[in-house]
RNA sequence: GUCGGCGUAGCUCAGACGGUUAGAGCGUGGCACUCAUAAAGCCAAGGUCGGUGGUUCGAUUCCACCCGUCGACA
Numbered sequence: 001g002u003c004g005g006c007g008u009a010g011c012u013c014a015g016a017c018g019g020u021u022a023g024a025g026c027g028u029g030g031c032a033c034u035c036a037u038a039a040a041g042c043c044a045a046g047g048u049c050g051g052u053g054g055u056u057c058g059a060u061u062c063c064a065c066c067c068g069u070c071g072a073c074a
Stems, first nucleotide, its partner, number of pairs: 001073007010026004019057001028044004050066005
């Protein structure tokens, strides 16, 4: 340099068929339980869905470019 994968919560990831509230597990905080602690239980907080632009009535989802990261080839 060329080509491709990936980028969504603090971490690991799902979702994308474009459409009404963006989710799970772990972690964190609270409640309840217990003589007490842990576990299991209940609740909550936490997200510009990497950025910009485009298509569309509508984009986290499609398209282009850029950034980051991983890989293949040269």